[in-house]
RNA sequence: CAUUAAACCGGUGGUGGAGUCCGCCACAACUGCCUGGGAAGGCCGAUGACUCCUGCUGCGGG
Numbered sequence: 001c002a003u004u005a006a007a008c009c010g011g012u013g014g015u016g017g018a019g020u021c022c023g024c025c026a027c028a029a030c031u032g033c034c035u036g037g038g039a040a041g042g043c044c045g046a047u048g049a050c051u052c053c054u055g056c057u058g059c060g061g062g
Stems, first nucleotide, its partner, number of pairs: 010025004016053006032043004
């Protein structure tokens, strides 16, 4: 100096906050889907999963 493994801390899992669990990463992980050669256009959802809160949206009632 390079590579490999493990631990702690940390980061991350398509837009916010919190808890629990799971996955991935070590400058990498991650950065949704559809049409399209591209440009561009269209669509769903605040979860990785579960629960709660906030925001957004639809319907009904007061």
This is a predicted structure of a 62-nucleotide RNA (Fluoride riboswitch aptamer (crcB RNA motif)) from a Pseudomonadota bacterium. The prediction has a mean pLDDT of 81. Rfam family: Fluoride riboswitch aptamer (crcB RNA motif). Gene Ontology terms of the family: response to fluoride and positive regulation of gene expression.